Transfer RNA from Candidatus Uhrbacteria bacterium CG10_big_fil_rev_8_21_14_0_10_48_11, 84 nucleotides, folded computationally.
RNA sequence: GCCGGGGUGGUGGAAUUGGUAUACACGCAGGGUUUAGGACCCUGUGCCCGUAAGGGCUUGAGGGUUCGAGUCCCUCCUCCGGCA
Numbered sequence: 001g002c003c004g005g006g007g008u009g010g011u012g013g014a015a016u017u018g019g020u021a022u023a024c025a026c027g028c029a030g031g032g033u034u035u036a037g038g039a040c041c042c043u044g045u046g047c048c049c050g051u052a053a054g055g056g057c058u059u060g061a062g063g064g065u066u067c068g069a070g071u072c073c074c075u076c077c078u079c080c081g082g083c084a
Stems, first nucleotide, its partner, number of pairs: 001083007010026003019067001027045006046057004060076005
C1' cells in the first nucleotide's frame, strides 16, 4: 500500500427486508431470606435536566440519502486478520 471483519449503556453482548436503540447476562441499588455473609428470590437500573409530571440526548468521529439510519452511501480515526 491492497483486501476482509469489528467499534452499541459501567462490562460482555443482541437488534440482518431501514420502522419502539440498549433484549439477555453480569455488575450496581433497594427489599426478602440469614446471627452475619455467600448462594437463592423479588423490584429497579442508558445518560442529562426536573420535587414531580414530563422533556432533551445517545450506537467510534464528521457529512449524505430517506418520512424514518445502529443498519444504506462517502471521508476519517481506531482494533483484529489476510496479501504484498

It matches the Rfam family "tRNA". It is annotated as a transfer RNA. The coordinates come from a structure-prediction model, not an experiment, and the mean pLDDT is 82.